Predicted 3D model of an 84-nucleotide RNA (c-di-GMP-I riboswitch aptamer) from Oceanobacillus massiliensis str. N'diop.
Its mean pLDDT, the model's own confidence on a scale to 100, is 83.
Taxonomically the source falls in Oceanobacillus massiliensis (Bacteria, Bacillati, Bacilli, Oceanobacillus).
The sequence was found by an Rfam model in a public genome assembly.
Its Rfam family is "c-di-GMP-I riboswitch aptamer". Rfam's curators write: GEMM was predicted in a large-scale screen for bacterial structured RNA regulatory elements.

[in-house]
RNA sequence: CUCAGUAAAGGGCAAACCUAUUGAAAAAUAGGGACGCAAAGUCACGGGUCUAAAGUAUUAAACUAUGACGGCUGGAUUGUCUGG
Numbered sequence: 001c002u003c004a005g006u007a008a009a010g011g012g013c014a015a016a017c018c019u020a021u022u023g024a025a026a027a028a029u030a031g032g033g034a035c036g037c038a039a040a041g042u043c044a045c046g047g048g049u050c051u052a053a054a055g056u057a058u059u060a061a062a063c064u065a066u067g068a069c070g071g072c073u074g075g076a077u078u079g080u081c082u083g084g
Base pairs, nucleotide, nucleotide: 002084003083004082005081012037013036017032018031019030020029021028022027035071041077042076043075045074046073047072048069049068050067055063056062
């Protein structure tokens, strides 16, 4: 440097749910809490998904991201240990 892996060691993160706050919502932040995760560290560039305030439309109960999701996925980038 590269590939593979989590048996071991040191550890790390934190789903659902609850409380508070923000937001039209999706959802996010903080605290509690652990379903799980070898990148469940970081990044909205691609795909995909969610929401629909405003806007469009008015036969229907629809369309739409400028909003959100990195624990949906591809990719980029950084990193611990062990082995080759």